[in-house]
Predicted 3D model of a 139-nucleotide RNA (c-di-AMP riboswitch aptamer (ydaO/yuaA leader)) from Mesobacillus maritimus. It matches the Rfam family "c-di-AMP riboswitch aptamer (ydaO/yuaA leader)". Gene Ontology terms of the family: cyclic-di-AMP binding and regulation of gene expression.
């Protein structure tokens, strides 16, 4: 000079996951639940009670949070997708990546009021005589 590995610390990606001298029923941000109006109205069998509602079992559900949903078939670390990310300002063109996982438990539409939760994990950056911005340093 170049490559690769490590470790601190600054800053950065992703993501609601950030801030404070006050330090907490804290602010900031994001979640879910939850009225009128309006929109929706599971199914079989036992079995109580006889107005019509309980219960119990089966089967097939239903909903959250997130981009992550759906399709095909050779069923494989498969193939595609709808949708999501990445340059250290933005945008446009390529160009590469992901497209999971987990939670409630027969139950939840919307929803002011009002109630409740979260404030984590994980990691280390791609180009272009492109097109705007903005800042600095000289004169």
């Nucleotide at each position: 000079u170049u490559u690769u590995c490590u470790a601190a610390a600054u800053c950065g990606c992703c993501g609601a996951a950030a801030c404070c001298a006050c330090a907490g029923u804290g602010u900031g941000c994001g979640g879910g639940g939850g009225a009128c109006c309006c929109a929706u109205c599971u199914g079989g069998a036992u079995u109580c009670a006889u107005g019509u509602g309980g219960a119990u079992c089966c089967a097939a559900g239903g909903g959250g949070u997130g981009a992550a949903u759906c399709c095909u078939u050779u069923u494989a670390u498969a193939g595609g997708u709808a949708g999501g990310g990445c340059u250290a300002c933005u945008c446009a063109u390529g160009g590469c990546c992901c497209g999971a996982a987990c939670c409630c438990g027969a139950c939840a539409g919307c929803u002011a009021a009002c109630c409740u939760c979260g404030u984590a994990a994980g990691c280390g950056u791609u180009a272009u005589a492109g097109a705007g911005a903005a800042g600095g340093a000289g004169u």

Source information:
It was read from a public genome assembly, where an Rfam model found it.